[in-house]
Context: one part of a larger RNA
Molecule: large-subunit ribosomal RNA, domain VI
Organism: Chloroflexota bacterium
RNA sequence: CGCAGGAUACUUGAGAAGAGCUGUCCUUAGUACGAGAGGACCGGGAUGGACGAACCUCUAGUGUCCCAGUUGUUCUGCCAAGGGCAUUGCUGGGUAGCUAUGUUCGGUGAGGAUAAGCGCUGAAAGCAUCUAAGUGCGAAGCCUUUCUCGAGAUAAGGUUCCCCACCGGGUUAACCGGGUAAGACCGCAGGGAGACUACCUGCUUGAUAGGCGGCAUGUGGAAGUCCGGUGACGGAUGAAGCUGAGCCGUACUAAUGGUCGAGGG
Numbered sequence: 001c002g003c004a005g006g007a008u009a010c011u012u013g014a015g016a017a018g019a020g021c022u023g024u025c026c027u028u029a030g031u032a033c034g035a036g037a038g039g040a041c042c043g044g045g046a047u048g049g050a051c052g053a054a055c056c057u058c059u060a061g062u063g064u065c066c067c068a069g070u071u072g073u074u075c076u077g078c079c080a081a082g083g084g085c086a087u088u089g090c091u092g093g094g095u096a097g098c099u100a101u102g103u104u105c106g107g108u109g110a111g112g113a114u115a116a117g118c119g120c121u122g123a124a125a126g127c128a129u130c131u132a133a134g135u136g137c138g139a140a141g142c143c144u145u146u147c148u149c150g151a152g153a154u155a156a157g158g159u160u161c162c163c164c165a166c167c168g169g170g171u172u173a174a175c176c177g178g179g180u181a182a183g184a185c186c187g188c189a190g191g192g193a194g195a196c197u198a199c200c201u202g203c204u205u206g207a208u209a210g211g212c213g214g215c216a217u218g219u220g221g222a223a224g225u226c227c228g229g230u231g232a233c234g235g236a237u238g239a240a241g242c243u244g245a246g247c248c249g250u251a252c253u254a255a256u257g258g259u260c261g262a263g264g265g
Base pairs, nucleotide, nucleotide: 001152005163006162009159010158011157015149016148018146021049022048023047024046025045026044027043033038051106052105053104054103055102059100060099061098062097066093067092068091069090070089071086072085073084074083075082076081109145110144111143112142117137118136119135120134164265166178167177168176169175183260184259185258186257187203188202189201190200191199208254209253210252211250212249213248214247215246218242219241224237225236226235227234228233
């Protein structure tokens, strides 16, 4: 820009793309078959491998500063307690998120038309012949069924709900200009969304982010004081103190505002 009014939400599916794998065991049945050795079709069930998707409850990683321990040095005047630097100084753990080695799920099944092949009826050609007319079965393959995208599918589809007889100019009619409606965009606060864009939530009629409160989680027993010990240190106060991203609350802080947008199709 188009889809002949402007919008909103939900869809139909032309078309495109993905998936499509397979083992072993049990049973039928030591049956059919076979002198024996051996050993099924068909059918029913169980459990794996590889591959793929989603997810983080479990298991296991990461988790650059969430907690603790600790070395050297330097600074906060000193003690004590802390800060900085040394790969995050090193070490032991670890929330959210992201992950696989973890968990769950997928290939199935069904229908249709067929290939090779097997047929039925059947002439040409009194026979025969699956084929010439007619007609049936038949594959991991083909088309549906399954998953994803999808109306710029210009053949531009369908449905729901919302807004609508405004003002001025104009040969009164096309059209031009203006303010609006439903709604949208910009802007702003953000995100389990993201390269950007897009998408999603919110904008005071508000829980969108931060802060704060409570909880969860992690770490593992803070500082100070007191007690014991010559002391290193130990014990009590006390499952203490601290705790990013998590959950539930709470307007304390920040979400100020602006621009477009139909005219009876």